About this RNA:
The RNA shown here (Bacterial RNase P class A) has 379 nucleotides and comes from Leucobacter aridicollis. It matches the Rfam family "Bacterial RNase P class A". Rfam classes the family as a ribozyme. Rfam links the family to the GO terms ribonuclease P activity, tRNA processing and dimeric ribonuclease P complex. Taxonomically the source falls in Leucobacter (Bacteria, Bacillati, Actinomycetes, Micrococcales). The model forms 94% of the base pairs in the Rfam consensus. RNAcentral records the identical sequence in 2 taxa. Its mean pLDDT, the model's own confidence on a scale to 100, is 79. The sequence is in RNAcentral, with records from ENA.

RNA sequence: AUGGGCCGGUGGACGGUUGCGUCCCGUGUCGCGUGCGACAGCGGGCCGAGGAACGUCCGGGCUCCGCAGGGGAGAACGGUGGAUAACGUCCACCCGGGGCAACCCGCGAGAAAGUGCAACAGAGAGUAGACCGCCUGCAGUGGUUCGCCGCCGCAGGUAAGGCUGAAAGGGUGGGGUAAGAGCCCACCGGCGUCCGUGGUGACACGGGCGGCCAGGUAAACCUCGUUCGGAGCAAGGCCAGACAGCAGACGAUGACGCGCCCCGCCGAGUCUGCGGGUGGGCUGCUAGAGGGCGUCGGCAACGGCGUCCCGAGAUAGAUAACCGUCGAAGCCGGUUUCGGCCGGCUGGACAGAACCCGGCGUACAGCCGGCCCAUUCCC
Numbered sequence: 001a002u003g004g005g006c007c008g009g010u011g012g013a014c015g016g017u018u019g020c021g022u023c024c025c026g027u028g029u030c031g032c033g034u035g036c037g038a039c040a041g042c043g044g045g046c047c048g049a050g051g052a053a054c055g056u057c058c059g060g061g062c063u064c065c066g067c068a069g070g071g072g073a074g075a076a077c078g079g080u081g082g083a084u085a086a087c088g089u090c091c092a093c094c095c096g097g098g099g100c101a102a103c104c105c106g107c108g109a110g111a112a113a114g115u116g117c118a119a120c121a122g123a124g125a126g127u128a129g130a131c132c133g134c135c136u137g138c139a140g141u142g143g144u145u146c147g148c149c150g151c152c153g154c155a156g157g158u159a160a161g162g163c164u165g166a167a168a169g170g171g172u173g174g175g176g177u178a179a180g181a182g183c184c185c186a187c188c189g190g191c192g193u194c195c196g197u198g199g200u201g202a203c204a205c206g207g208g209c210g211g212c213c214a215g216g217u218a219a220a221c222c223u224c225g226u227u228c229g230g231a232g233c234a235a236g237g238c239c240a241g242a243c244a245g246c247a248g249a250c251g252a253u254g255a256c257g258c259g260c261c262c263c264g265c266c267g268a269g270u271c272u273g274c275g276g277g278u279g280g281g282c283u284g285c286u287a288g289a290g291g292g293c294g295u296c297g298g299c300a301a302c303g304g305c306g307u308c309c310c311g312a313g314a315u316a317g318a319u320a321a322c323c324g325u326c327g328a329a330g331c332c333g334g335u336u337u338c339g340g341c342c343g344g345c346u347g348g349a350c351a352g353a354a355c356c357c358g359g360c361g362u363a364c365a366g367c368c369g370g371c372c373c374a375u376u377c378c379c
Base pairs, nucleotide, nucleotide: 001375002374003373004372005371006370007369008368009367010366012326013325014324015323016322017321018320020048021047023045024044025043026042027041028039029038030037031036032035050350054361055360057359058358059357060356061355062232063231064230065229066263069262070261071260074228075227076226077225078224079093080092081091082090083089094108095106096105097104098103109223110222114221115220116217117216131162132161133158134157135156136155137154138153140151141150142149143148170188171187172186173185174184175183189213190212191210192209193208194207195206196205197204198203236283237282238281239280245274246273247272248271249270250269257265290309291308292307293306294305295304296303297302329346330345331344332343333342334341335340
């Protein structure tokens, strides 16, 4: 220099005008219990979306339900060790695959417990399979140098070779045989089992034994292991206000209340349909497993300590619109001593809180920084 890999940050700046929302201050009006309340009165002031606020896919806090006991059903997860409030997330490592490498990818338990499934092709698709081929015997027939040879048929043997397929039941060589075959042997590969060494462990390396040779699929049923009670801020609590009942079902042989059963508690009403009313306020509510910096421990995720910082809380939903200056970047033209310079134009993506946090996934115009790898050149 070129190409590539990984990690992190940022997500326009300043000013003006007019608006919107919460809160605070002043003031006005109204109400009464006379120092409080209300106002869709006025004036002023502070603050006012995000890295994903998104999807709502996981996990937790918080709240209520029997403080959640047993079984069943169901769901999720699945190498090992760690991190964490927790996780299906993260970190490190192992194994397998890809890349020259940095590094990346893996829904990574069990197919040697059982069941199922595999289009088309094919003889045969899982207790393999005789279509061609090879071999033996018998019968027929043709030839013959009388040893046999060819052709056809029948009965059998054979998984070496061919053929079909995504996939055909280890590989190479030798022995063996009528021809063949782990049928036997050597080596290699796989599997199982035993042992040694290293490692917390997944596992790695080395050695012995056994011809054991076992296909794929579990985001098919299933098996094993681990985890999970349910519903959700429309949770829940308080206040104010309105209304009208009717019909059916069940119930002290226990309804209803926790979802299928049991258990425990409770103890008289409950459920459904039609009809009627309201659809207001306060609270929960925003400072939290929060962030920045430093330091210590740790390979890291992360944790301890110190210090500093923070300020939406709306309720059908405010956080905006316009203008000016600048501006990252892009395009066009001119110029050049090829480094640039001058002028003009455009000029910001994806998107938007609704109880709160940790993740994941997805969208995104661009810009900035750091580390590493490969190739080539120069010193």